């Protein structure tokens, strides 16, 4: 700095999540010490108790207490009582200062506030300085308490004459005088205090600029309201209050209204800009149970004052009466959550007092919480037998791990002794015997806590088995879990650690720095145009913005920087810088801005031309569709995939004429024209908007956008009145289908057309706002111009409308002078998906709806482009017995066989579409065999190892019990081996004991090998290059060509592998080499290649040859190739085979073998007998036999080939109707044997359940075999079943093939219609690739990627969670009107009351009365906000619910607004 998470992967958009820091926090677990610093964020909730503001005797009267000393008197000699209010001092009272400071709290206030700069019309106690004063007096007990008179430098007040207003003593000395140590009176000084008034400081009080939250689903608000005159009124200016005039005043630069909130210095987070905050420490306001009100004072509408109402609490003797911790503790109550009812006034300050002093829960200390920081410490060296124990293993060792333990040191800290401060100035210390300092013992008292799947630093084990659980996001868990629980290790942090919850980063995810809008979210559907933003060229002035200097000011605290102070650090103290800000003030003009000139290019105007489906109206033509009349004509028409519904013999469709009547205008017509857009199409006329081109003149920035606002706007839709031919929603009917409220058909209503008025939407799209200027081109086309000539072209030039394309821009696809490129100006408009183009409000509207628009809740996603794959009832090429042409089958019938179900004690067990099912089974009567049912065994049928015993074993004989394994007895035969001579070794047997052996038991989804498919199809990939951000792409696409990616050209590719092909087998032809158990031309010779001879042939079997498109034509591109032909035994891979590429299906197999893991261990093991695997109502699959005459059946009889063969084939002869039985001769085999080949050929049958079938069934037999009952095969006689070519539907086959025929092999005691070979006869047909299948390549769509068996959409049903509505209820705020009027100021009135030498009267006061205004409380009408609410509405979410199949492919009727 980033990272993870949409995808099979890729790039992009976007959200979600996490790594950081933060905190007045709390929970969980754990817990040694110190500093420092913070501690009701919630209930502005109620408060017991105690404290928080008093002090002044030096203002006064004065003695209730208490104290002290002296005298004096009585006496109980220490007490009373006196002197005596005398004295210190002081309760309570007067009266002065202070209780407006300082402490707490943020309810309320969006502005009477806060902040930051001013301003003028104020006041200010106690201080500070200046002037001038302080006289003389009453009344009460008394006075610095009240009141009067007098005086007035200087202050107000004036009509400029003149009028007005104060005061207070008090404390010490000194003097005089008395009197003789005490009074009083003058007097003087000093101190404090006192009146006025100026100044000043300090400190409040107005008033104004700018700044200061979200909502427009709050658009109007105001009636003392705005202004003016005059009066009152304040310290002071004003509608601050009254009277009159006037009708103004604020508002899209957001007035009003709602909501929410103290406000700032700061604080946290950021690079920064910014966002979020406004504990604690500071300023400023505001409140002080809730409301109102004022008194008193400088100063208050007053926290620990008064008065009034409300409401709660207490107390009362029931009359009354108190009260206010949002002071500092402490209760209770809320609530995750937040301390002691402590100490001191020793410092710092405050009040008060000359002072001492007194008060001071400010304050400063201490308590208490790991609540945060900041530091220490819980040992250090040394130590390998790498102990012992965990804990893992390939068992061998690894790890824990120098860790431990031992050994040799330290002692911070803590603990105990001890000395012991700064802080205080001459004193006074709560803190405190603190801090520090020195002592003494001993490793001694002192470690947890979260993680280890990726992100992200750390891995094994064993339990656990979509359970328990885990999780921040992805997402783990369904028997091997590095992801969940324990364990061992192991990582990070450490007296803390993790979690949750806050705030910021990160997120460029509200983008001033710094983001977008063609398709991902997003360009108003389109103009006119108001505000408002933005604007061409040159000149002068302004200096408003801008830019540089100075100034003030931006409190201190904080932040940075440098210092010092506690041993460091945190922390504190200091100087500096900052405070990014605002004023003022001076200069400077470049820009921008205003003013004022002026220019012409922008922009308009004026002249000439020119095209157009531009707009409105009015007229008019013709096809054509229908209707109507009439005419010809007859059975049908019509309409579809196919039909039907309908019309039509009452004359239809069709044709002719003639006529009506609406609506639209073929052909021209063209990515042609026109308009702003919606949109304009026969033709004419009227009237009109815009536009281009050319050209001259004038105008002289008149411009551009454009929020509100106005207007215009397809179609559908509505109102009123026409009008309706054709088309046509709804509607019928007919079909289609499992349904079909669709598609298809048929009819058919509004509507579609006019007028006139609404609506105001569209995928109103180029999904691309306007405007201007720059930025290569090439080509087409429609409107003009101009230049040149060869008069129909070149070149030029405006404007328009299209195509390709270079730069440059994009995530890519694309754009690309018609930009989506470079840039400027203004408008719109977006900020994950989903609810939501919804709800409520509000505005228009007839309505239907439009426009504006949210929230709860839920999900990690949704989404663009583009890849590389599948698929598509998309396209193109190509290919195959794929279909089509053929031939012959299944499928119908009877048996065989396998299989499914069924059944049964068992019917062991596996294989399931192709690719299971005559398959595993080359052969189940016992054995096999694994199943069942009885019997039996336990170290075992088998291996290895220990320990004892024997010397064997082992064959054989025969009996006994028992189904049988087994068990007991027995006769014969053999009596181990080596040797150092030892029961020493080795071998074998028996018997024991555990370690083990065994398992066709599970898991083919944990797996090796094997196999099967696609497919013997032609493909599958590398390397380097080069293209693409990149998955990927090119090579491997193209042309052409082939069985083939085979080969040829061509190309940003070149080249190579794995597949094709060929090498290999074997068959078809030659040579050669050998000739026996073969062969026999020619020479002998036999019944016989029987023998001599021979190896020529034919075989056999070794080696070779031989084909390669080589040759020749034609044809392609001169190529590769193809065609045709030549020779040839064979021709274009000659036929067959073997051979199976990268993969795919978690295809098949754990029961072949092997093997991990998991289970059984007197049995899930071994062993025996029976039995079952063979079962029968059914279904399917493969096949044998047939329904016959291309056959049967008789008779006759010729020609293969590859194979077996000694526990074997068995010739020959005999016997039996056979099946076979005797006998055995030859052969380990080119020698002899299986061995007879059969389709064939002659004859008969004559179409029939037949002389066809041949099942079934009886009887009698052979053969194997210890043993054919369940359960073998064969014979002979008898019996004679179904069945007369098999429906849908499906198989194989392209030549020596299909069809037919048989033959032989393998496993086997026997047991084949299978199955693997083997020859023998021997066809037919393929035009052709339209369509079915499978497949290959190239393109195309895609919302698929488990890849269509894919995805997925809506209703309905349950559950459940939010919300809307909703009769109405409760409640808060709040407006109008009106009723009531506490306190209390004030406005009148005052008959009663009224001191200051008497006494009279007057003024003036006061009690009362009343009146306006007014808090609470009351009625009524609203308004608007929540709470609840029967009942209803969608709307989310929920592993397998119902119904369809909307959508994604041409998704099956393109979709979509």
């Nucleotide at each position: 700095a980033g990272a993870g998470u949409u995808u099979g992967a890729u790039c992009c958009u976007g959200g979600c999540u996490c790594a950081g820091a933060u905190u007045g926090a709390a929970c969980g677990c754990u817990g040694g010490c110190g500093g420092u610093a913070u501690g009701c964020u919630u209930a502005a909730c109620a408060c017991a108790u105690g404290c928080a503001a008093g002090u002044c005797g030096a203002a006064c009267g004065g003695u209730a207490a208490c104290g002290a000393a002296g005298c004096u008197a009585g006496c109980u000699u220490g007490c009373u009582a006196g002197c005596a209010g005398g004295c210190g001092a002081c309760g309570a009272g007067u009266g002065g200062c202070g209780g407006a400071c300082g402490g707490g709290u943020g309810a309320g206030u969006a502005a009477u506030g806060c902040a930051u700069a001013g301003g003028a019309a104020u006041c200010u106690a106690c201080c500070u300085a200046g002037u001038a004063g302080u006289c003389c007096u009453g009344a009460a007990u008394a006075a610095u308490a009240c009141c009067g008179c007098a005086u007035a430098c200087g202050c107000g007040c004036u009509a400029c004459g003149g009028g007005g207003g104060a005061a207070a003593g008090a404390g010490g000395c000194c003097c005089u005088c008395u009197u003789c140590u005490u009074g009083a009176a003058a007097g003087g000084u000093c101190u404090c205090a006192c009146u006025a008034u100026u100044a000043g400081a300090u400190g409040a009080g107005c008033c104004c600029g700018c700044g200061u939250u979200a909502g427009a689903u709050u658009a109007g608000c105001u009636u003392g309201u705005u202004g003016g005159u005059g009066a009152g009124g304040u310290a002071a200016g004003a509608g601050c209050u009254c009277a009159c005039c006037a009708a103004g005043g604020c508002a899209a630069c957001g007035a009003u209204c709602u909501a929410u909130a103290g406000c700032u210095g700061g604080u946290c987070u950021g690079a920064g800009a910014g966002g979020a905050u406004g504990a604690u420490c500071a300023g400023c306001c505001a409140c002080a149970c809730u409301g109102g009100g004022a008194c008193u004072g400088a100063g208050a509408c007053a926290c620990g004052g008064c008065c009034c109402a409300g409401a709660c609490u207490c107390c009362u003797a029931c009359g009354g009466g108190a009260g206010g911790c949002a002071g500092c503790a402490g209760u209770g109550g809320g609530g995750a959550a937040u301390a002691u009812u402590g100490g001191a006034c020793a410092a710092u300050g405050g009040g008060c007092g000359c002072a001492a002093g007194c008060c001071u829960g400010a304050u400063c200390c201490a308590g208490c919480c790991a609540u945060g920081u900041c530091g220490c410490g819980u040992g250090a060296g040394u130590g390998a037998a790498g102990a012992c124990g965990g804990c893992c293993c390939u068992a061998g060792g690894g790890u824990u791990g120098u860790a431990a333990a031992g050994c040799u040191c330290u002692u911070u800290c803590a603990a105990c002794g001890g000395u012991g401060a700064a802080g205080a100035u001459u004193a006074u210390g709560a803190c405190g015997g603190u801090a520090a300092c020195c002592g003494u013992a001993g490793a001694a008292g002192a470690a947890g806590c979260c993680c280890c799947g990726g992100c992200u630093a750390a891995c094994u084990u064993c339990g656990u088995g979509c359970c328990a659980g885990c999780a921040g996001c992805c997402g783990c868990g369904g028997u091997a879990a590095u992801a969940c629980g324990g364990a061992g290790g192991g990582g990070g942090c450490u007296a803390g650690c993790g979690u949750u919850g806050u705030u910021c980063g990160g997120a460029a995810u509200u983008a001033c720095u710094g983001g977008g809008c063609g398709u991902a979210a997003a360009g108003c559907g389109c103009g006119c145009g108001u505000a408002g933003g933005c604007g061409g060229g040159c000149u002068g002035g302004u200096u408003a913005g801008u830019u540089g200097g100075g100034g003030g000011u931006g409190a201190a605290a904080u932040c940075c920087c440098g210092a010092g102070g506690c041993u460091c650090a945190a922390c504190c103290u200091c100087g500096g810088a900052a405070c990014u800000g605002u004023c003022c003030u001076c200069a400077a003009u470049a820009c921008u801005g205003c003013c004022a000139g002026u220019c012409u290019u922008g922009a308009g105007u004026u002249c000439g031309a020119g095209a157009g489906a531009g707009g409105u109206g009015a007229g008019u033509g013709g096809a054509a569709u229908u209707c109507c009349u009439a005419g010809u004509g007859u059975a049908g028409a019509g309409g579809u995939g196919a039909a039907a519904u309908u019309c039509g013999u009452a004359g239809a469709u069709a044709u002719u004429a003639g006529g009506a009547a609406g609506a639209a205008c073929a052909c021209c017509a063209g990515u042609g024209g026109c308009g702003a857009a919606g949109g304009c199409g026969g033709c004419u006329c009227a009237c009109u908007g815009g536009c281009u081109c050319g050209a001259u003149a004038c105008u002289g920035a008149c411009g551009c956008u454009g929020a509100g606002g106005c207007g215009c706007g397809a179609a559908a839709g509505c109102g009123u009145g026409g009008g309706g031919a054709g088309c046509a929603a709804a509607c019928a009917g007919g079909a289609u289908u499992a349904g079909a409220u669709a598609c298809c058909c048929u009819g058919u209503u509004a509507g579609u057309c006019c007028a006139c008025g609404c609506c105001g939407u569209a995928a109103a799209c180029g999904a691309u706002g306007g405007g201007u200027g720059c930025u290569a081109g090439u080509u087409g086309u429609c409107a003009g111009g101009c230049a040149g000539c060869u008069u129909g072209c070149u070149g030029u030039u405006u404007g328009g409308u299209g195509a390709c394309g270079c730069a440059g821009c994009u995530a890519a696809c694309g754009c690309g002078u018609u930009a989506a490129g470079c840039a400027c100006c203004c408008c719109g408009c977006c900020u994950g998906g989903g609810g939501a183009c919804u709800a409520c409000g509000g505005u228009c509207g007839c309505a239907a709806g439009a426009c504006u628009a949210a929230a709860a809740c839920u999900c990690a996603a949704a989404g663009g482009a583009a890849u590389u794959g599948a698929c598509g009832g998309g396209g193109g090429c190509c290919c195959g017995c794929a279909c089509a042409a053929g031939c012959g089958g299944u499928g119908g019938a009877g048996c065989a066989u396998g299989u499914g179900g069924u059944u049964u004690a068992a019917u062991u067990c596996g294989a399931a579409g192709c690719a299971a099912c005559g398959c595993g089974c080359a052969g189940a009567a016992c054995c096999u065999u694994a199943c069942c049912a009885g019997c039996u065994c336990u170290u075992g049928a088998c291996a290895u190892c220990c320990c004892g015993a024997u010397c064997g074993c082992g064959g054989u004989u025969a009996c006994c019990g028992g189904a049988g394994a087994c068990g007991g007895u027995u006769u014969c035969c053999u009596u181990c081996a080596g040797c150092u001579c030892g029961g020493c070794u080795g071998g074998a047997u028996c018997a024991g004991u555990g370690a083990c052996a065994g398992g066709u038991g599970u898991u083919g989804c944990a797996u090796g090998g094997c196999u099967g498919u696609c497919g013997u199809c032609a493909g599958c990939u590398c390397g380097u290059g080069u293209c693409g951000u990149g998955a990927g792409a090119u090579g491997u696409u193209g042309g052409g060509u082939u069985a083939a990616g085979u080969c040829c050209c061509g190309c940003a590719a070149c080249g190579a592998g794995c597949g094709c092909a060929a090498c290999c087998c074997u068959c078809g032809c030659c040579u050669u080499u050998a000739g026996u158990u073969g062969c026999c031309a020619g020479c002998a010779u036999u019944u016989a290649g029987u023998u001599g001879g021979g190896c020529a042939c034919u075989c056999u079997a070794g080696a070779g040859g031989g084909a390669c498109u080589g040759c020749c034509g034609g044809u392609g591109a001169u190529a590769a190739g193809c065609c045709g032909g030549a020779g040839g035994a064979a021709g274009g891979u000659g036929g067959g085979g073997a051979u199976g590429a990268c993969g795919u299906c978690a295809a098949g197999u754990c029961c072949u073998c092997a093997u991990g893991g998991c289970c059984c261990u007197u049995a899930u093991g071994g062993g025996u007998u029976g039995g079952g695997c063979u079962a029968c109502a059914c279904a399917c699959g493969u096949g044998c036999u047939a329904c016959a005459a291309u056959g049967g059946c008789g008779g006759c009889g010729a020609c293969a080939g590859a194979g077996g063969g000694c526990a074997g084939c068995g010739a020959u002869c005999c016997c039996g109707c056979g099946a076979g039985g005797g006998u055995g001769a030859g052969c380990a085999a080119a020698u002899c044997u299986c061995u007879a080949a059969a389709a064939g050929c002659c004859g008969u049958c004559u179409c029939a359940g037949u002389u066809c079938g041949g099942a079934u069934u009886g009887u009698u037999c052979u053969c194997u075999g210890c043993a054919a009952c369940u359960c073998g095969a064969g014979a002979g006689c008898a019996u004679g079943a179904a069945g007369u070519u098999g429906g849908a539907a499906u198989c194989g086959c392209u030549a020596g093939u299909a069809a037919u025929c048989g033959c032989a092999g393998a496993a086997c005691a026997g047991c084949a219609u299978g199955c693997u070979g083997c020859g023998g006869u021997g066809a037919a047909u393929a035009c052709g690739u339209u369509c079915c299948c499978g497949g290959g390549c190239c393109u195309u769509g895609u919302a698929c990627a488990c890849a269509c068996c894919g995805c997925c959409c809506g209703u309905c049903a349950c559950a459940u969670c939010a919300u809307g509505g909703g009769a109405g209820u409760u409640g808060g705020c709040u407006u109008u009107a009106c009723c009531c009027g506490a306190a209390g100021g004030u406005a009148g009135u005052g008959c009663g009351c009224u001191a200051a030498c008497c006494u009279u009267u007057g003024a003036g006061g006061c009690a009362g009365c009343c009146g306006a205004c007014c808090a609470c409380g009351g009625u009524a009408a609203g308004g608007u906000c929540a709470g609840c609410g029967a009942c209803u509405g969608g709307g989310g979410u929920g592993a397998a619910g119902u119904c369809g199949u909307a959508a994604c492919a041409a998704g099956g009727u393109a979709a979509c607004c």
The RNA shown here (small-subunit ribosomal RNA) has 1457 nucleotides and comes from an uncultured prokaryote.
The coordinates come from a structure-prediction model, not an experiment, and the mean pLDDT is 83.
Rfam family: Bacterial small subunit ribosomal RNA.